[in-house]
Context: one part of a larger RNA
RNA sequence: ACUGGAUAAGGGAACUCGGCAAAUUGGCCCCGUAUCUUCGGUAGAAGGGGUGUCUAUUCUUGUAAUUUGAAAUAUAAUUGCAAGAGUAGAUCUCAGUAACAAGGGUGGCCCGACUGUUUACCAAAAACGUAGCCGGGUGCUAAUCUGAAAAGAUUUGUAUACCCGGUGAGUCCUGCCCAGUGACGGUGUCUGAAACUCCUUUUCAAGGGAGCUAAUGCCCGUCAAACGGCGGGGGUAACUCUGACCCUCUUAAGGUAGCGUAAUGCCUUGUCGUCUGAAUGGCGACGUGCAUGAAUGGAUCAACGAGGUUGCCACUGUCCCUAUCCAGGUCCUU
Numbered sequence: 001a002c003u004g005g006a007u008a009a010g011g012g013a014a015c016u017c018g019g020c021a022a023a024u025u026g027g028c029c030c031c032g033u034a035u036c037u038u039c040g041g042u043a044g045a046a047g048g049g050g051u052g053u054c055u056a057u058u059c060u061u062g063u064a065a066u067u068u069g070a071a072a073u074a075u076a077a078u079u080g081c082a083a084g085a086g087u088a089g090a091u092c093u094c095a096g097u098a099a100c101a102a103g104g105g106u107g108g109c110c111c112g113a114c115u116g117u118u119u120a121c122c123a124a125a126a127a128c129g130u131a132g133c134c135g136g137g138u139g140c141u142a143a144u145c146u147g148a149a150a151a152g153a154u155u156u157g158u159a160u161a162c163c164c165g166g167u168g169a170g171u172c173c174u175g176c177c178c179a180g181u182g183a184c185g186g187u188g189u190c191u192g193a194a195a196c197u198c199c200u201u202u203u204c205a206a207g208g209g210a211g212c213u214a215a216u217g218c219c220c221g222u223c224a225a226a227c228g229g230c231g232g233g234g235g236u237a238a239c240u241c242u243g244a245c246c247c248u249c250u251u252a253a254g255g256u257a258g259c260g261u262a263a264u265g266c267c268u269u270g271u272c273g274u275c276u277g278a279a280u281g282g283c284g285a286c287g288u289g290c291a292u293g294a295a296u297g298g299a300u301c302a303a304c305g306a307g308g309u310u311g312c313c314a315c316u317g318u319c320c321c322u323a324u325c326c327a328g329g330u331c332c333u334u
Base pairs, nucleotide, nucleotide: 002328003327004326005325006324007323008322010320011319014318019315027051028050029049030048031047036041038169052091053090054089055088056087057086058085059084060083061082062081063080064079065078066077067076092096104313105312106311107310108309109308110307111305112304116128117127132167133166134165135164136163137162138161144153145152146151170300171299172298173297175230176229177228180227181226182223183222184221185220186219188218190217196211197210198209199208200207201206231249232248233247234246235245258292259289270286271285272284273283274282275281
């Protein structure tokens, strides 16, 4: 020096990517408890006080004996014992949940509603799942799946069921587009093979031609909680700026409500406010948003989280700035 531990005056996060690690807190009893809220919670919120032993005493419960004498059930009274709760006084220690055991707290924001699941052996999460919501298929010899088949699963179930897909509690909502791709539908003149019918190459065979027709294609229509998509230019108000308004090109339709420098914004450390002595940080606003946006869900949200991020209080050897000790054990000397 290393591994594991103990303690440090004064300061108290100045350390560091970051309070990582450590410290603080801790049990039980009593008081007390904001904000928000889906009225259940949040909550052990927070924040206070107490806690040993002895003596006296009060009450409660259990139990034993005795007394009165017949009550009827929590029998009553007295005397003991045991346990518990309380009050007062005394007493000892630095310290009374004296060891062990045993929550640090609180505020803002993001994500995911929650309990749950996962990369056995580098990832536990914002990923997966979930209840709820929506769409599609399916009338039972069902649809779907496994199998070459027999057969089997779903199911000894029956549309309040089963299968497939999307979204992901709740609350407020979910705009426009069917041109493309896809799905579904159709009394559609069209297209459309073999078989079949007819004709034919002089008769058979083989061939040639014509007709009829299913699905498909085409055509027509519907469907976006199907895959997906959701513009540009010019001008305009009596300071200026802005542009409710107008013109024009163009599309299937031109992004609605919301949210917005965002887990999404290039420029960007945007601008303003606030928190700091100081912040590429946090939070609140602003919005022509390189390239937000509505079940590829949008916005919000109490509770929850070994999730992410950022403040504050407490606390501390993280640090200023190191020191000493204990245990282990390399190493060195013998």